[in-house]
Molecule: transfer RNA
Organism: Alphaproteobacteria bacterium
RNA sequence: GCCGCCUUAGCUCAGCUGGUAGAGCAUCUGAUUUGUAAUCAGGGGGUCGGGGGUUCGAGUCCCUCAGGCGGCACCA
Repeated sequence: GCCGCCUUAGCUCAGCUGGUAGAGCAUCUGAUUUGUAAUCAGGGGGUCGGGGGUUCGAGUCCCUCAGGCGGCACCA
C1' cells in the first nucleotide's frame, strides 16, 4: 500500500425483510434475612465509533474518515 471483518448501555453481546433499540452481568431502590451473601420485584443508564448521502422512515443501504483484528504485497 491492497483486501476482508469488527465498532450498539459501565462490561459481554443480540437486533429478522429498513418501520423508530434489547438481553445477561454490573449499578441503584425495595422486599426477604439478626446481618451479609443468595433469591425475588422494580428503576435508572444509549449522539447505535465521527461526518455526509439515499428514503416518508436508517443500528440496518451507499460514500468518507477514525480506531481495532486478520490476510496479502513491499522492505534495494